Model confidence (mean pLDDT): 80 of 100.
This is a predicted structure of a 71-nucleotide RNA (transfer RNA) from a Patescibacteria group bacterium.
It matches the Rfam family "tRNA". The family's RNA type in Rfam is transfer RNA.
It was read from a public genome assembly.

């Protein structure tokens, strides 16, 4: 330097272009002699800029990090 993937909550992982789930973790209550299990609640997320499009996590451009392969 080129190609070829990837980037989602605190962590890890879903999601035909149409209400961004789920699991752990955290808050709040509930159950109790305490705690731990359990139930119930609630909080948090599309790398980052633009373009298509009624409508983008998704499609197109760019550019950031970061995995591979080739030199």
């Nucleotide at each position: 330097u080129g190609c070829c993937g990837g980037a989602u909550g605190g962590u890890g992982u879903a999601a035909c272009g149409g209400u961004a789930g789920c699991a752990c973790a955290g808050u709040g209550g509930a159950c109790u002699g305490u705690u731990a299990a359990u139930c119930c609640u609630c909080u948090a997320g599309u790398c980052c800029a633009a373009g298509u499009u009624c409508g983008a996590a998704u499609c197109u451009u760019g550019g950031u990090c970061u995995g591979g392969c080739a030199g």